[in-house]
RNA sequence: GCUUCCAUAGUUCAAUGGAUAGAAUGCCGGCCUCCGAAGCUGGUGAUGCAGGUUCGAUUCCUGCUGGAAGCA
Numbered sequence: 001g002c003u004u005c006c007a008u009a010g011u012u013c014a015a016u017g018g019a020u021a022g023a024a025u026g027c028c029g030g031c032c033u034c035c036g037a038a039g040c041u042g043g044u045g046a047u048g049c050a051g052g053u054u055c056g057a058u059u060c061c062u063g064c065u066g067g068a069a070g071c072a
Stems, first nucleotide, its partner, number of pairs: 001071007010025004018055001026044006048064005
C1' cells in the first nucleotide's frame, strides 16, 4: 500500500428494514440470615462519529475514527 472482518449496557453476547433494542454477568435496593455467601425479588444502564437511501435504519450505502486478520 491492497483486501476482508469487527465496533450495541461496566463486561460477554443477541436482535428478517417495523414491538418499549433483549439476555447473562456486574452495580444499587429489598426479602432471607446472628452476620455474610448462596438463593428469591425489584431497579439501573447501550447502538463509535458525520452524511445518504427509506414512510421507517442496530440492520442497507458512502466517508471518517479505532481494532483484528490476510497478501505484498
About this RNA
RNAcentral holds the sequence, with entries from ENA. This is a predicted structure of a 72-nucleotide RNA (transfer RNA) from Candidatus Kaiserbacteria bacterium RIFCSPHIGHO2_01_FULL_49_13. Its Rfam family is "tRNA". Rfam classes the family as a transfer RNA. The prediction has a mean pLDDT of 81. The organism belongs to Candidatus Kaiseribacteriota, within Bacteria.